[in-house]
Annotation: This is a predicted structure of an 87-nucleotide RNA (c-di-GMP-I riboswitch aptamer) from a Chromatiales bacterium. The prediction has a mean pLDDT of 84. It was read from a public genome assembly, where an Rfam model found it. The model forms 95% of the base pairs in the Rfam consensus.
């Protein structure tokens, strides 16, 4: 000096709920809030989950059903970047 593992100060992020806005929805953004987080930084590459506007199928015309090109990185894996100090 580097890598890995563990701890962890200052500080950082921010679940649910509520309010406003955007969105067809899932969900997102901002505010309040703080469940938690040592990558709860970033990336939909793999698996998974949510939604179904549009499109397809069916229909008793009420609706039902399939579908991601929409989402979730705080579901798991992977990729990539970063952190004062101590062991």
């Nucleotide at each position: 000096a580097g890598u890995u593992u563990g701890a962890g100060a200052g500080g950082g992020c921010a679940a649910a709920a509520c309010c406003a806005c955007c969105g067809a929805a899932a969900g997102g953004u901002g505010g309040u809030g703080g469940c938690g987080c040592a990558a709860a930084g970033u990336c939909a590459c793999c698996g998974g989950u949510c939604u179904a506007a549009g499109g397809g199928g069916c229909u008793a015309u009420g609706g039902c059903u399939c579908u991601a090109u929409g989402a979730c990185a705080g579901c798991g894996g992977g990729a990539u970047u970063g952190c004062a100090u101590c062991a």